This is a predicted structure of a 350-nucleotide part of an RNA (small-subunit ribosomal RNA, central domain) from an uncultured prokaryote. The coordinates come from a structure-prediction model, not an experiment, and the mean pLDDT is 80.
Context: one part of a larger RNA
């Protein structure tokens, strides 16, 4: 390089944007660079193939002939690629309106619950637990009443419900601000996919500095358990959980399924939008689009399954795999304040 694969056996990059490149809707004309025909020229000789001969045979040699799949020139062909021109509207994009939902930033602020502080009954326990026991408590605890100050999270609504590229997002409220979707039609006229490198988000942990710390909590101390307990329970607890500004750049980052595009029975179910029916609103029905479950034909699969949201059919492009350990280690670069990330072998052994 070819071939084969990639939910679960190796194998889909964590996830968008977008450069290079690949590939690209319909129709009309025209060039003729790729394409295809045809002629013509060349393609040394040997070898290679065929046929006949020559040394007894053979190897071998000799004569003939095809071949030399290639390049040139030329003439013709326009179907496909390409080019150049020009039309078109499904493809994409813009434009007003309507509905969900998300960030950011300020202000003010809601309620339950917790802990603290201070007051007032009160007066012995309380808390934990499988039983305890370390704790706490007459320097008045628990309870309970009343004020006050704190932080973090938002119970019920809440729903195999809704949004977003994906990490994600749940109290209210204002304002700023991306997108889909769907309806109405105008417009622009293939501008489109994908996408190597790039570059931007990217859960929790962890880093740096300035705050903040109510609960809850590694680490660490106690107090049980226990042959022993460097757990599992119990009482404490610091870092961390919060915010601001920044770095990390990883996760079983999962639908273990990259993106897009066409095509192929169905009957139910949630969510949004429009439309039909009705004087007019609500529901219900039916019809239609775009999300989202849940069965299942065919079909595909080693099964298990999957099945219009494919893992069927077809097709464009990007990414990994190549046996198991060594090993996501060394080692070289390269990112990071470290931790460490990324890129990544061999020997050896089975």
């Nucleotide at each position: 390089c070819u071939g084969g694969g990639c939910u679960u056996a190796a194998a889909g990059a964590g996830u968008a944007c977008g450069u290079a490149g690949g590939c690209u809707g319909u129709c009309u004309u025209g060039u003729a660079g790729g394409u295809g025909a045809g002629g013509u020229g060349u393609g040394a000789a040997a070898u290679c193939c065929c046929a006949c001969g020559g040394c007894u045979c053979a190897a071998c040699c000799g004569u003939g002939g095809a071949a030399c799949u290639g390049c040139g020139c030329u003439u013709c062909a326009a179907a496909c690629c390409a080019c150049a021109a020009g039309a078109c509207u499904u493809g994409a994009g813009g434009g007003a309106g309507a509905c969900a939902g998300g960030g950011g930033u300020a202000a003010g602020c809601g309620g339950a619950a917790c802990u603290g502080a201070u007051g007032g009954u009160g007066g012995a326990g309380c808390g934990g637990u499988g039983a305890a026991a370390u704790g706490c408590g007459u320097u008045g605890a628990u309870a309970u009443c009343a004020u006050c100050a704190g932080g973090a999270a938002c119970a019920c609504c809440c729903g195999u419900g809704g949004c977003g590229a994906a990490a994600g997002c749940g109290g209210c409220u204002u304002c700023c601000u991306g997108g889909g979707u769907c309806u109405c039609u105008u417009c622009u006229g293939a501008c489109g996919c994908u996408g190597a490198g790039g570059c931007a988000c990217g859960a929790a942990a962890g880093c740096u500095a300035g705050g903040g710390g109510a609960g809850c909590g590694a680490a660490c101390g106690g107090g049980a358990u226990u042959a022993g307990a460097u757990a599992c329970c119990c009482c404490g607890g610091u870092a961390g959980u919060c915010c601001u500004a920044g770095c990390u750049g990883u996760a079983a980052a999962c639908g273990a399924u990259g993106a897009g595009c066409a095509c192929u029975a169905g009957a139910c179910u949630g969510g949004g939008g429009g439309g039909a029916c009705u004087u007019c609103c609500a529901c219900a029905u039916c019809c239609u689009c775009c999300c989202g479950g849940a069965c299942g034909u065919a079909g595909c699969g080693a099964a298990a399954g999957u099945g219009u949201u494919a893992a069927g059919u077809g097709c464009u492009c990007c990414g990994c795999c190549u046996g198991g350990g060594g090993a996501g280690u060394a080692u070289g670069g390269u990112c990071g304040c470290a931790a460490g990330g990324c890129u990544g072998a061999a020997a050896c052994u089975c």